[in-house]
Record summary: Predicted 3D model of a 95-nucleotide RNA (Glycine riboswitch aptamer) from Dehalococcoides sp. JdFR-54. Its mean pLDDT, the model's own confidence on a scale to 100, is 81. The source organism's lineage runs through Bacteria, Bacillati, Dehalococcoidia, Dehalococcoidaceae and Dehalococcoides. The model forms 91% of the base pairs in the Rfam consensus.
Formats: sequence, C1' cells, structure tokens
RNA sequence: AAUGCAACUGCAGGAGAGGCCCCAUGAUUGGGGAGCCGAAGGGGCAAGGCGCGGUUUGGGCCGAAACUCUCAGGCAAAAGGACUGCAGUUGUGAU
Repeated sequence: AAUGCAACUGCAGGAGAGGCCCCAUGAUUGGGGAGCCGAAGGGGCAAGGCGCGGUUUGGGCCGAAACUCUCAGGCAAAAGGACUGCAGUUGUGAU
C1' cells in the first nucleotide's frame, strides 16, 4: 500500500399475511373477539464434538439455518424489514 474479515454509516433493491368483526363515543379514542404471516429480535432441534459413568449400555453439556415455533413483531399506505449491491469510516490484518 492493497486483498480479505468484522462492526457502523449513507444510498438503492427488498417478500408474506383482512384497510377483519363487535361494543362504547359527536369525534378522537378505548375495550373485546376470533383469523392469518415470517425476513427485526427471540426460542427449538441434526450431523458432529466434549466429558461422566461404564464396557451389555445410559444420560449430561456444546452445537446451524432462509428449517421450525409464533413469545415478540406484523397483516391498505407510511414506517419497519432478514438478505443483496455500491460507497465510506473504524478495527483486525496472513502475504
């Protein structure tokens, strides 16, 4: 100096599912009821590994996801949005 990796920032793209029903209210708004979605976040598990006891065999811990659950969140638009691309900042940094 530059590639890579990680975090953050900006820009762009970015799915799914009811503008649901009922009650109260002048309206705002509040309360209740089922239905549905998975791509903020969160939970769960395989292969495999670790160690305990044991040598017939058992149970414990670690352990991935876009899989799964639907706690949270969401179901017109807006906002959000995993992930992707580009640019930048910081850190790390084999060669």